RNA sequence: AGAGUUUGAUCCUGGCUCAGAACGAACGCUGGCGGCAGGCCUAACACAUGCAAGUCGAGCGCUUCACUUCGGUGAGGAGCGGCGGACGGGGGAGUAACGCGUGUGGGAAUAUGCCCUUCUCUAAGGAAUAGCCUCGGGAAACUGAGAGUAAUACCUUAUACGCCCUACGGGGGAAAGAUUUAUCGGAGAAGGAUUAGCCCGCGUUGGAUUAGGUAGUUGGUGGGGUAAAAGCCUACCAAGCCGACGAUCCAUAGCUGGUUUGAGAGGAUGAUCAGCCACACUGGGACUGAGACACGGCCCAGACUCCUACGGGAGGCAGCAGUGGGGAAUCUUAGACAAUGGGGGAAACCCUGACGCAGCCAUGCCGCGUGAGUGAAGAAGGCCUUAGGGUUGUAAAACUCUUUCAGUGGUGAAGAUGAUGACGGUAACCACAGAAGAAGCACCGGCUAACUCCGUGCCAGCAGCCGCGGUAAUACGGAGGGUGCAAGCGUUGUUCGGAAUUACUGGGCGUAAAGGGCGCGUAGGCGGAUAGAUAAGUUAGAGGUGAAAGCCCUGGGCUCAACCCGGGAACUGCCUUUGAUACUGUUUAUCUUGAGUUCGAGAGAGGGUGGCGGAAUUCCAAGUGUAGAGGUGAAAUUCGUAGAUAUUUGGAAGAACACCAGUGGCGAAGGCGGCCACCUGGCUCGAUACUGACGCUGAGGCGCGAAAGCGUGGGGAGCGAACGGGAUUAGAUACCCCGGUAGUCCACGCCGUAAACGAUGUGUGCUAGUUGUCUCAGGCAGCUUGCUGUUUGGUGACGGAGCUAACGUAUUAAGCACACCGCCUGGGGAGUACGGCCGCAAGGCUAAAACUCAAAGGAAUUGACGGGGGCCCGCACAAGCGGUGGAGCAUGUGGUUUAAUUCGAAGCAACGCGCAGAACCUUACCAGCCCUUGACAUGGAAAGUCUGGAUAUUGGAGAAGUAUCCUUCAGUUCGGCUGGCUUUCACACAGGUGCUGCAUGGCUGUCGUCAGCUCGUGUCGUGAGAUGUUGGGUUAAGUCCCGCAACGAGCGCAACCCCUAUCCUUAGUUACCAGCGGUUCGGCCGGGGACUCUAGGGAAACUGCCGGUGAUAAGCCGGAGGAAGGCGGGGAUGACGUCAAGUCCUCAUGGCCCUUAUGGGCUGGGCUACACACGUGCUACAAUGGCGGUGACAGUGGGCAGCGAAGGGGCGACCCGGAGCUAAUCCCCAAAAACCGUCUCAGUUCGGAUUGUACUCUGCAACUCGAGUGCAUGAAGUUGGAAUCGCUAGUAAUCGCGGAUCAGCAUGCCGCGGUGAAUACGUUCCCGGGCCUUGUACACACCGCCCGUCACACCAUGGGAGUUGGUUUGACCCGAAGACGGUGAUGCUAACCGCAAGGAGGCAGCCGGCCACGGUAGGGUCAGCGACUGGGGUGAAGUCGUAACAAGGUAACC
Repeated sequence: AGAGUUUGAUCCUGGCUCAGAACGAACGCUGGCGGCAGGCCUAACACAUGCAAGUCGAGCGCUUCACUUCGGUGAGGAGCGGCGGACGGGGGAGUAACGCGUGUGGGAAUAUGCCCUUCUCUAAGGAAUAGCCUCGGGAAACUGAGAGUAAUACCUUAUACGCCCUACGGGGGAAAGAUUUAUCGGAGAAGGAUUAGCCCGCGUUGGAUUAGGUAGUUGGUGGGGUAAAAGCCUACCAAGCCGACGAUCCAUAGCUGGUUUGAGAGGAUGAUCAGCCACACUGGGACUGAGACACGGCCCAGACUCCUACGGGAGGCAGCAGUGGGGAAUCUUAGACAAUGGGGGAAACCCUGACGCAGCCAUGCCGCGUGAGUGAAGAAGGCCUUAGGGUUGUAAAACUCUUUCAGUGGUGAAGAUGAUGACGGUAACCACAGAAGAAGCACCGGCUAACUCCGUGCCAGCAGCCGCGGUAAUACGGAGGGUGCAAGCGUUGUUCGGAAUUACUGGGCGUAAAGGGCGCGUAGGCGGAUAGAUAAGUUAGAGGUGAAAGCCCUGGGCUCAACCCGGGAACUGCCUUUGAUACUGUUUAUCUUGAGUUCGAGAGAGGGUGGCGGAAUUCCAAGUGUAGAGGUGAAAUUCGUAGAUAUUUGGAAGAACACCAGUGGCGAAGGCGGCCACCUGGCUCGAUACUGACGCUGAGGCGCGAAAGCGUGGGGAGCGAACGGGAUUAGAUACCCCGGUAGUCCACGCCGUAAACGAUGUGUGCUAGUUGUCUCAGGCAGCUUGCUGUUUGGUGACGGAGCUAACGUAUUAAGCACACCGCCUGGGGAGUACGGCCGCAAGGCUAAAACUCAAAGGAAUUGACGGGGGCCCGCACAAGCGGUGGAGCAUGUGGUUUAAUUCGAAGCAACGCGCAGAACCUUACCAGCCCUUGACAUGGAAAGUCUGGAUAUUGGAGAAGUAUCCUUCAGUUCGGCUGGCUUUCACACAGGUGCUGCAUGGCUGUCGUCAGCUCGUGUCGUGAGAUGUUGGGUUAAGUCCCGCAACGAGCGCAACCCCUAUCCUUAGUUACCAGCGGUUCGGCCGGGGACUCUAGGGAAACUGCCGGUGAUAAGCCGGAGGAAGGCGGGGAUGACGUCAAGUCCUCAUGGCCCUUAUGGGCUGGGCUACACACGUGCUACAAUGGCGGUGACAGUGGGCAGCGAAGGGGCGACCCGGAGCUAAUCCCCAAAAACCGUCUCAGUUCGGAUUGUACUCUGCAACUCGAGUGCAUGAAGUUGGAAUCGCUAGUAAUCGCGGAUCAGCAUGCCGCGGUGAAUACGUUCCCGGGCCUUGUACACACCGCCCGUCACACCAUGGGAGUUGGUUUGACCCGAAGACGGUGAUGCUAACCGCAAGGAGGCAGCCGGCCACGGUAGGGUCAGCGACUGGGGUGAAGUCGUAACAAGGUAACC
C1' cells in the first nucleotide's frame, strides 16, 4: 500500500466482498511445562447451607465455672452503656440529569465523629431502668404485670471571657468519670486538617412521521423550613417563564480516566484497575446518628418463599463460596489473618470471604521444550510415472553426543524493623538415569503462499466474493506431496480499518443518485472604500490546573520476556493575567465605484378590460342540377331520387386569427400572435444632479404556476376521451374509417402537478478568438444618406486554453474563484405503507421498514442485427428453354414390422449419401452349434516335426478327424549349431466395426473462388480501439489510379501449372498417303516425311496500335490487324475464420468398458420386410412420334484367371470355335439420333408395369434374393394442384458410346463424342453476399432481448371486526406507615416548681391536610395475536398474448 466482482472488450460511477488489528468471547480438532493476568456480557431470576461486623470488664451492675494462700485470681454468659454497623465488599436496574466531565468559578449561604494545635472548665445534686427474681399470655416469634438495682445511661441546678440570639434593653447554653499516682477520658470555644452538602459557565445519544410546553408554573412580599442559598414549602400579588441555537414528548443509555482501531482527523466502546453517581426483593416512610432516609437496621403496603397448634409469625446472596434456572458461555460450599489495610480496645488481643495466597479453565499475553552432530546403498514402505525414473529425503536406520523441561533423591530461602510464614518443603541450588515422557491444526481455482493421483458424475457436496460439480474436477471426498502458523490452529460473532462508501482534514449534482416549476421576501449566513476608538474573536508571554494507573521515552528488578518499580515527557483542554492590533467583529466619522432616485429617448405576441374585422368550417332558407357522394391499402358502416355531392345567393352561430413569421421579440417561470382604445408591470440606451452600502442569498412563509380534472352558471361551430357502428385480424376491448358525449370556450372558485428541460439554482468578478443577427433594441463617429467603423444590452453558430469518464462545454462555461440556498449516498421494495398537513373529490406534500439481488447504471468501442439508409454483385429476380410435383418402375430415407430388418449421415451443406456394385463371402445384425493364450503379434520352457503326392475311411449341413503307401526342407563355422512349422504348459498378453467426433490427430463439407483477413513501424485516443483497409473514380477482384498521418508488408485476387483453339520446328511406327512404282485393290507392298495425327520444343494476345471518353490517371467504348481481343474457353488451385458441422465403422489415438466374451469359428437367416410419407432418377403419355427398312459419320477408354476375330448353330439370350493381341499393330467396336417407307389421333402399331410359361449365362449354390432371352399377358398413364429445380453457348435440350466396382448384376456414378437452340428490357421486388453509414436495452449476438395478467409454492409486510399485554396521563374514590399541624378538659405521667392540693412539661389517644399501594370510568402511545383482504419479493422448462429495445413493425417517453 491494495485486490476480486457489472462488459465481447474499455473507461467511469457505484455497491458487495477479501487481505490487517482487537476481544471478559463461544464452538470444532488437538494438547508438554512455567510465569503474569483474566474468568455470568444472558435472569437487577429464585435461592438450601456455611461464613462476610463486631469490639470494649481501664463505663456499669448481675451471673456461671475453675483455682484459691479465702484476700482474691483466671475464664465465660446475657444485659445496660460507649464506639463502629453511613467504611470496606457487590452488581449497573433506574437516570439524558448540575448525573458525570471540566473550570484554584462563587466562597458562598454551610456542616464536619474519630485526628492535630491553643485556651478554659471538669462544681453540686436527683430520679429511673434493663438484666436478675416472682406471677402470667402464646405452638412459636415474642410479650404483659409486679418488686428491687448500677453506670462514662437519663435529668436538674451552678458557673461560662471568648460561643449563640437580640428589638442592643437584655436573654440563652456544658460536663463523667475509671484506675490509683500517672494515665486514659469528659465539656465549652477558637483554629487546622479531612470529608461531605449546595449553586453556576461550558461539554455530554438518536428521533420533527414528537412543535408547542408550563399554574408552584416565572417573579415579588410575608411566614415557615434546613447545617446551609433557593417555590424547598405556604398565603397573597403580578403574568410571567421555556422553545426552531430544538422546548415538550418518545426511544436508548450509568458517566469518566481510559480501551480498541486509525497516518491523522475520526469511529466504536466504557470487562478487569481507578474516580464519581445511583441501587440493595418491589413501592413508600421516617427514626437514630457527626454522617443514612441506611445491602447483612426499623415501620407500612405488595408479590414470592418458608414455619404454624390456623390464632399468628419468619425471610431478602446485585458480600465470599455454592445451588437451581436462563444461556453458545464464565471457576472451589479450599487454607490463613503471616503481610497490607480496616473496626473496637489503654493494651494484650478479638473480628475482618477486604486483602494476601492456593485450587479449576490454553481464556489471553510472554517464555521454554519436544533433541544435537555425522549419516547415500539416496534402504524399505507410501505416492506419482513418459516404466527410464522422480518424490517423501539426511528424512529414517546406524554411529557419536547433550539433558533444558518433566521424573527421582538431597539442600533449602527472601518476603519479617524484636516475635509471628497461610503460600510451602514453594522458588532456587546440587546430584542421578535415559533421547528417554512431550505436535497439532488449517489451507493448497483467483484474490492468496502452496499440485498431483484416485473416487464421484449438476449426484453427494463446497462456497468470504467471483463461482466449482452434468465421466479426464489442481474448487466435492480420500490419499501422497506442499504451504502457513504452532501448544495451539481453524470457524463463528462483534468493533475499527481498508471505505475519499457521509468527504472538517477529504466527495459530488448536463447525460451515472442528485438544482427546489418560478418569483417575492422573514430569520439567518455573507458583505465596497478611508480614518479613528475598542480589544470579543485572533495571536504571544507568564501563572494555575489537567488525580493515580495506563500510552510514550529512559533507568532498574524477576536468568530473558510478559509482568513489576523509579524518574521524565505527554495529557493537543480549561481558567487567570500581561502585552500586540494586520484581519474579522463592535463603535464613531467620512467617501462613491455596488445599489437606488431624477431627466430625456426607445423597442416589444409582457399583463388586464372593452369594442371592431375578414377568411374558413358547420347549419338554415332558396335557386340551378342529377346519380351518385364520401371514405380507404382495399372496403364497408354513413349521406343521397323525400334530390345528396357539386354550384350560386342570403342568413345564423361559435371558435381560432392564414400570409407577415425570422435558432425574431417580450416575460421570473408557466406562457404570450388579427385590428383599435383605455388601464398597467418590467427592460434598454443617453445625460446630469442627488441619496450614501441602502447590497447578495434566502430555512420557514407568501404569491404565481401548462394540460387534464372538480364545483356553480352560461356557451357549444369545429375537434373530440368514453361510447356505438364498419373494417383489419387467429383474436383486435387498438392502429384505419363513419358517427359521437363529457371536455375544449366564457365568468367566478378550487386543484398545484409535467421530460414544469438548457434534464445545467441565484448573484458578483476574472479568463484567446472568428462569424451571423443593425429587418433584435439604442448611442457615437465618418462621409458618398445607406453604408462603414465603434460602443452598451440581447440572441445564435463555430472554436482555443482549461475542465470532463467520455460525449461534450467553452465570456449566455460544464473554466478560474467567492457568497448563500436546495439536493444525492447501490438496484428493487417505493415516491409505496403508516402517521401528519392540504384538498369537494381526484389526489398532492412530507416519507420509512421488513425482505431480496450482486449488481443496477453512464459514456464510448468492436461486432451482429433492423419490416433503417446509400452503393454494388450473383441463373438472385426478370426474359426464355427444359424439368420435378400427377402415373408405373428403379433407388435412398422416414415410419411401421421383425429374432434381426447392423451402423452412420438430418435445413441449405442427410435422403442413386458412406455402398466404384448385400445370393455365400462382404457383414458389423439375428438364431443355433462350437473354441478359450485364442483367427493375429512378441517373449519362456518342453516335446515333436519339417518336402511333395496318392489312396481308403469316419463324420455330417459344414468346419474337421483317422489310417496306409511313396518321397525326405534351408543355411552352416559341420557342432542333434541355427532357422522355419506343429502341439502342450504357465503367464505376461492378444482381440473388440464396444462407448465417447462434446477428449483428439488426420481428412472432408459449407459460407465461397465470396474479396476479403491481418501484421510491423508511426500517428491519434486515459482505454477498448482507430488510422492504414475510409474518400473520388475504376475493376471479375482490397484490380488499378488519384487523394489522404500514414509508410510498408504478409495470407488471399491475378499470374506462374494442365487441357483446348492457330502456326512453326524436331521425330516418323503400329498412325498418315500428295506425288512415283507394284498390287490379290485392303496404305496391302516398295517407298515418302508433304498432309492428318501422335508428343517433345517454340511462337502468338500485351489495351501493344488508332479514334473517342475520362482528370493529362487508372480505365471504359469503338475500330484495325489477327486462329484467338480485352480474364479467349475449361480445369487444378479454397485466405483469416464460422458451424463443439461430419467421421472413434477408412486409418491413427487419450480415457472408459468386455476378457470361457462385447473376442474367435461355422451354418442358416437378415440388411431385399410393407397400410403409408418424402427425396433423387428412369420410362412414358406419343406423329419433332411408333414400327419396318437402308446401313453414313465419332471420340474417350478397356483387355492375359483378359479382350476374343473369322467361320458355324440357335427366333433369341447364347453356344461351338479358337485366329490375333501384353495392344496408335489384335479385339471389345455395332455408334445412336440421321435418311426412306408405313401407321393417322385411338388408351392406339402409344405405353410398357404386372403375370404365366419356356429358356440362356455367371457362380459350390440364383427359394428367400441375380441379370438376360423367346412366346403370351398387356396395368396406370392423354402433359400433371399448391409449390418448386436446372441452365446464358458448343451451354440447355436431345442422341448414343466407354470405364471403374465386378464371377454375375447399373435407370446410379465417372468420362466421351454426335446433333444443337431460345432469351437477358432491366435491378422495383424474393434469396444469398460485399462496402460505407445510422439506431440498438442484442454479444449464446433477432431462432436475440424482454413486459404484464393469470395458475402453483414459499417469504416478509400494509389494512382488518376485535383481542391480549406494557407504558403514560387528566378526573374522582380510598387512604397504611410516617413526619408535620391542631387538640390533648376526659386516659397515663419519675426528675422541675410546690408543705400539700395541684401546676408546668411530657406520653397515649383523637382530629386535619400531605401521601405509597389499591379502585372507578376514560384518553394517549407501543407491542403481540387475528377470520378475511391488498399489493410486494423470490422460484424449474406452466398459461395467454407481444407492450418496450431497430422506424421494434402505430417513434418512444412525462